Model confidence (mean pLDDT): 86 of 100. This is a predicted structure of a 1530-nucleotide RNA (small-subunit ribosomal RNA) from an uncultured Solirubrobacterales bacterium.

RNA sequence: AGAGUUUGAUCCUGGCUCAGGACGAACGCUGGCGGCGUGCUUAACACAUGCAAGUGGGGCGACGAACCAGGCUUCGGCCUGGGGCAAAGCCGCGAACGGGUGAGUAACACGUGGGUAACCUGCCCCGAAGACUGGGACAACCCGGGGAAACCCGAGCUAAUACCAGAUGUGGUGACCGUCCAACAAGAACGGUCACUAAAGGAAGCUUCGGCCUCCGCUUCGGGAUGGGCCCGCGGCCCAUUAGCUUGUUGGUGAGGUAACGGCUCACCAAGGCGACGAUGGGUAGCUGGUCUGAGAGGACGAUCAGCCACACUGGGACUGAGACACGGCCCAGACUCCUACGGGAGGCAGCAGUGGGGAAUCUUGCGCAAUGCGCGAAAGCGUGACGCAGCAACGCCGCGUGGGGGAAGAAGGCCUUCGGGUUGUAAACCUCUUUCAGGAGGGACGAAGCUUCGGGAGCGAAUAGCUCUCCGGAGUGACGGUACCUCCAGAAGAAGCCCCGGCUAACUACGUGCCAGCAGCCGCGGUAAUACGUAGGGGGCUAGCGUUGUCCGGAAUCAUUGGGCGUAAAGAGCGCGUAGGCGGCUGGAAUAGUCCGGUGUGAAAUCCACAGGCUUAACCUGUGAAUGCCGCUGGAAACUGUCUGGCUAGAGUCCGGAAGGGGCGAGUGGAAUUCCUGGUGUAGCGGUGAAAUGCGCAGAUAUCAGGAGGAACACCAAUGGCGAAGGCAGCUCGCUAGGACGGUACUGACGCUGAGGCGCGAAAGCGUGGGGAGCGAACAGGAUUAGAUACCCUGGUAGUCCACGCCGUAAACGAUGGGCACUAGGUGUGGGAGGUGUCGACUCCUCCCGUGCCGUAGCUAACGCACUAAGUGCCCCGCCUGGGGAGUACGGCCGCAAGGCUAAAACUCAAAGGAAUUGACGGGGACCCGCACAAGCAGCGGAGCAUGUGGUUCAAUUCGACGCAACGCGAAGAACCUUACCUGGGCUUGACAUGUUGGUGACAGCCGUGGAAACACGGUUUUCCUUCGGGACACCAUCACAGGUGGUGCAUGGCUGUCGUCAGCUCGUGCCGUGAGGUGUUGGGUUAAGUCCCGCAACGAGCGCAACCCCUGCCCCAUGUUGCCAGCGGAUAAUGCCGGGGACUCAUGGGGGACUGCCGGUGACAAACCGGAGGAAGGUGGGGAUGACGUCAAGUCAUCAUGCCCCUUAUGCCCAGGGCUACACACGUGCUACAGUGGCCGCCACAGAGGGUUGCGAUACCGCGAGGUGGAGCGAAUCCCUAAAAGGCGGUCUCGGUUCGGAUUGGAGGCUGAAACUCGCCUCCAUGAAGCCGGAGUUGCUAGUAAUCGCGGAUCAGCAAUGCCGCGGUGAAUACGUUCCCGGGUCUUGUACACACCGCCCGUCACACCACGAAAGUCGGCAACACCCGAAGCCGGUGGCCUAACCCGCAAGGGGGGGAGCCGUCGAAGGUGGGGCCGGUGAUUGGGGUGAAGUCGUAACAAGGUAGCCGUACCGGAAGGUGCGGCUG
Repeated sequence: AGAGUUUGAUCCUGGCUCAGGACGAACGCUGGCGGCGUGCUUAACACAUGCAAGUGGGGCGACGAACCAGGCUUCGGCCUGGGGCAAAGCCGCGAACGGGUGAGUAACACGUGGGUAACCUGCCCCGAAGACUGGGACAACCCGGGGAAACCCGAGCUAAUACCAGAUGUGGUGACCGUCCAACAAGAACGGUCACUAAAGGAAGCUUCGGCCUCCGCUUCGGGAUGGGCCCGCGGCCCAUUAGCUUGUUGGUGAGGUAACGGCUCACCAAGGCGACGAUGGGUAGCUGGUCUGAGAGGACGAUCAGCCACACUGGGACUGAGACACGGCCCAGACUCCUACGGGAGGCAGCAGUGGGGAAUCUUGCGCAAUGCGCGAAAGCGUGACGCAGCAACGCCGCGUGGGGGAAGAAGGCCUUCGGGUUGUAAACCUCUUUCAGGAGGGACGAAGCUUCGGGAGCGAAUAGCUCUCCGGAGUGACGGUACCUCCAGAAGAAGCCCCGGCUAACUACGUGCCAGCAGCCGCGGUAAUACGUAGGGGGCUAGCGUUGUCCGGAAUCAUUGGGCGUAAAGAGCGCGUAGGCGGCUGGAAUAGUCCGGUGUGAAAUCCACAGGCUUAACCUGUGAAUGCCGCUGGAAACUGUCUGGCUAGAGUCCGGAAGGGGCGAGUGGAAUUCCUGGUGUAGCGGUGAAAUGCGCAGAUAUCAGGAGGAACACCAAUGGCGAAGGCAGCUCGCUAGGACGGUACUGACGCUGAGGCGCGAAAGCGUGGGGAGCGAACAGGAUUAGAUACCCUGGUAGUCCACGCCGUAAACGAUGGGCACUAGGUGUGGGAGGUGUCGACUCCUCCCGUGCCGUAGCUAACGCACUAAGUGCCCCGCCUGGGGAGUACGGCCGCAAGGCUAAAACUCAAAGGAAUUGACGGGGACCCGCACAAGCAGCGGAGCAUGUGGUUCAAUUCGACGCAACGCGAAGAACCUUACCUGGGCUUGACAUGUUGGUGACAGCCGUGGAAACACGGUUUUCCUUCGGGACACCAUCACAGGUGGUGCAUGGCUGUCGUCAGCUCGUGCCGUGAGGUGUUGGGUUAAGUCCCGCAACGAGCGCAACCCCUGCCCCAUGUUGCCAGCGGAUAAUGCCGGGGACUCAUGGGGGACUGCCGGUGACAAACCGGAGGAAGGUGGGGAUGACGUCAAGUCAUCAUGCCCCUUAUGCCCAGGGCUACACACGUGCUACAGUGGCCGCCACAGAGGGUUGCGAUACCGCGAGGUGGAGCGAAUCCCUAAAAGGCGGUCUCGGUUCGGAUUGGAGGCUGAAACUCGCCUCCAUGAAGCCGGAGUUGCUAGUAAUCGCGGAUCAGCAAUGCCGCGGUGAAUACGUUCCCGGGUCUUGUACACACCGCCCGUCACACCACGAAAGUCGGCAACACCCGAAGCCGGUGGCCUAACCCGCAAGGGGGGGAGCCGUCGAAGGUGGGGCCGGUGAUUGGGGUGAAGUCGUAACAAGGUAGCCGUACCGGAAGGUGCGGCUG
């Protein structure tokens, strides 16, 4: 520090996700040791048991034991005094600390800084003064009583440092008077007078018994210290879908109350106080030091430790006290638990341990007061679950170990393998060394400074009391703990796991599985070869841990202060006016609020950081330092901002001048056109459309003329133009009125900019009331179209459109671009104004200002683009955005008559949604151009019969493959057996076939016979070769490896092939352009069959294709001349190149020439080329063939072959017989033959080419009507044979009839091949003579030696279902205007929401399943408040007839004073009643929404998406949607 993920690819925007760190954690697997920490985050749920606050006998009175003394004694013991132990009670101090918890609390609760002249402070310290004289009680105790208990009542006795009265008054307090100082506010100090106001003793010693002295206490006052109370400034959560809140409320006067100020409380008076700088309300929350994270700014958190606060079962209350409204106190109410004798009582672990419960989850009912600290005490000491330790838990951090060294070209085993090997791996074994830790044994602390006690010393002191001491010595004191630590002993001995290995992200193979099981943080893996699932081997990471989950920060510049954006990605408010606020020109002065500098106070400690130090190290701990935003005080500075006060004119405004304008409002007025009415002319149609129909018209329309009525809108001018803030504004005239630009420079003197709220304006549609209504026209109706047509088209037509007044307040209200100011190249239009030059004048031209357009530099931008009218560079202010969907929706609120508008979520869900640009593909987009593509022609197919292939069906089987073009006379160029892969049945198991091992045998084969359907089995017969004699070759039997498979996968493959397409394209190198995908080149202008060539050009070259080179054919030449040829010469024949011969010709074979736009003319850019012509056998590629670019279709083939993997192994292999592949209601493809006279039939006569032939072709001859047979000449073939060519020609016949057409079908008789023609061959003859009279929609081929037509040959093959296929020649046409249309293709361009690419994408209803949410008659609950009722405890007030020790009067009785119980009253918790508010749960039903491989209906959008789309609004419709009105161009 970044990475993955939207796309075919790219750049950008943007979300999601990951890598890091952290944790009081939990869960899974695993687990050796130690140190230091940490450990109920949930139920502030309920608690058994024990402990957690006591202490003082030197405050007091009893009771009782040891011991001492005295006395008595019945010898048991008792009494008195002393003594000190224990101890209930009185009393003092403490119990308000320490410990726990985080419920409540949004508050002066906390933090920080101040104030208190408005206060308190026990114990402690300092200072001053004092402590005198008396008195009466109450516990304990004793007696009596009640009660189950808790406990209570009555009577009696008693002490005090308990209580009370009086005295004294240093002082203090109050009132009054005075002085002085302050006066920002109520004030401090001093003096005087009057009044009120204190106390307690205990212990030790000495004593002349009077007392003295020391210590500890006591009282008053002042001061200090410590701790608190109260007040104030500032700071720190969310919601505005909480906007208004408040009656003790705000203030005053007076009083009460408090330690103290204060509405704290009360009476009266006034009507205030708070709030957009967020009051009030709601939600959430203890606050802080700090902790985690982060580069920082920041964000999140507030466990442990520390400070503060709050609370102690819930609510209320006071008492005591220095301090409490009191965790282990009291009273009351409530809930709960327990005891009970039912009458009553008791209790409060959020102290330590522990229990139940809740929960994913959090410990021992331990030891000790030795240390630290606290309470009490004079002290010893006691108490202390504070604390110190130990225990449990890998919960965290830190440290250590599980061994170290050597050890193979490398064991075994495992895994993989291309079978060679690789890897695990120096790893192990083995050799050697060491012993930390754990284990055993022995030694053994620090923590104890001190404290206590004894003895001594010194000081104070009158003192040998007492007190003090950093003095000396002795003794005692440790929970942890026989622990840390040290030494010794033994032996590598006791000690490794977890996660991951597709990318991100470090680490790969095998097997299993087969969209299953499963994985997954994101992208995504798994449908038979999965590095992604599971296992194994191997590897990577971390390590006593490792992973997972959760949470926080980071990455995230993804809320942006540092540090983002808003034309099109989310985002500028529709526009203006303007309030608060924010910001603000030039130049003086003052003060110093902000600001800056210095000093100072504070910022607790701990933490963090630095440096040291202590535990062997570290964690941890200790010390010192540094640091600490902010805040207070103080001294200074004066640039900037602010404040106050002057001045200025450049901003802003006013004034003056002439001009421009659809700016606004009102009134009036004009012509054209549509429609309607009246009349005239006039007749059969008009109208409307793609075509029609509805409609109108003989009752006279349309057309035409004249007149009239009425409403709405203003052609031309007109513009890319003008005005306005926007919406918007258009005939003409008048009136009223707003604004702007320019010019002048007189005036004001910063008066400015922006603008949250607020107010106003605001197209169309729509609403209300009343008018108006010509045209147009939602809805509606009808007619068409259509599968349907709730649409597009047509005919009508209501609201509405218009006016007035009032609402609505929204639009693609758009420049999708807020306003203001300033700055930053130019060029060219246009509107307004001014100046200059010039002119007689008007133009032209030049300059300046304002407006409005286009192009363009720098710059900016993701790109597109913007570019002085910025989207550039800056400043100021406002608005808005933060992934898509849900949703601009729900709820709430505000507005509206309504429609609806404004404001505006969440659950849930997705891994994207987007912007710009690129390459393709596509378009019922455009341009250009090809092709038998159409058109023009000819012949067909589709109808018939038959053949053949296919589908389907059937079957035991009808083997398999091929499926639009590009499967279907295809694989198959030959299915009766074989083939054959299928079926049935019979058989074989090392196999029908290959190689090898081991053992055995000696043949195997052939021939004959038997059984059998055959395979096969058995019997008989015959029978090897080489040899070094061991054996080998060969064969058979047995055995083990293996063979075999037309079994699967063509979607694992090779090879081969089809197709686009013989189309003209497809690319590369370098350069250049672009952030990039990519572009350029290859586009453009011409031309071509062609990316063929030429020209141009940021391109220049090159490759694969095209063309050419190759073959056949067309002309000529040369050579050669048999089996071919025969002109001339000769011979022979019935005839024939038959023979001699020839080398002319044909022909054959080989070689060569020829054609290149070469020549001429024209066109063209003078090019390429095209057009025409000459010559030529052939002319612009002469004709034909071979040849198929990069690629596409997961195209075809595992059944040609090859091949990975999988599967079968007495069978999915092999052999055999028979059957099937030949089935047949049917459908399709491809053909043949026809339907006839351009023909059929009969007879006669011609003319080819290319092939084939020895298991062959087979002549002449003979037989048969014929197929064919007999026979065999010749020929391995330019020699012989197949062989006849046919159409054609000549002659005859048939005459339009299902025929002398047509030949299917069937009967009969034969022939041939073959073991064998039943299933199931071909051919012949005789007989039979079917359908069919030219073929619907539709569809195929062909552009010349072509189509059409005619025959011939060949492969396969015993034969043949061949009409097929591949070739060959004969005869031999018609037509092409042309490129609009159909199909296919090429190039350029355009749009795109497509990219498995239009067979694409995609919208809405409906149906089904699931999920969350809204509404809902209601229903249940919670919270806060209000009104009223009741009213506990208690404080306060009143009363107090009853009770009453201290003081007073009194001899006493009694009375007084004072106090109290009781009662009354105010307040008052809980409770009750009531109506509302807010929030939540649930709810029949209902509404939309989301999600869900293969449901229904349509086709709305994306291309001109087939009616351009979209926005607002209104109406309508199953649904997408349609239509009207206005708007936008995206």